[in-house]
């Protein structure tokens, strides 16, 4: 450069709960806790899929993203070691 892997080394990241707060909700900060994780870094008009329905639409059931989720699949970066 490219590839494989997480056996070693240096480490990192943080599910579920719970407290706080922000939000119509989905979710999302913080602290605390660790289920996992070789990318669980980062990207939501590059692309797919999911969640929610506030505002709009409708008699009503419903419908419907600008809102949300990358730790769903992806797309891009990048650290060791070996080959």
């Nucleotide at each position: 450069g490219a590839u494989a892997g997480a056996a070693a080394a240096c480490g990192g990241c943080a599910a579920a709960c719970u407290u706080a707060u922000u939000g119509a909700a989905a979710a999302g900060u913080a602290a605390g806790g660790a289920c996992g994780c070789a990318a669980a870094g980062c990207u939501a008009u590059a692309g797919g899929g999911a969640c929610u329905a506030a505002c709009g639409g409708g008699a009503a059931a419903c419908c419907c993203a600008u809102g949300u989720c990358a730790g769903c699949c992806a797309g891009u970066u990048g650290c060791c070691u070996g080959u």
The RNA shown here (c-di-GMP-I riboswitch aptamer) has 83 nucleotides and comes from Halalkalibacter nanhaiisediminis. The sequence is in RNAcentral, with records from Rfam. Taxonomically the source falls in Halalkalibacter (Bacteria, Bacilli, Caryophanales, Bacillaceae). Its Rfam family is "c-di-GMP-I riboswitch aptamer". Gene Ontology term of the family: cyclic-di-GMP binding.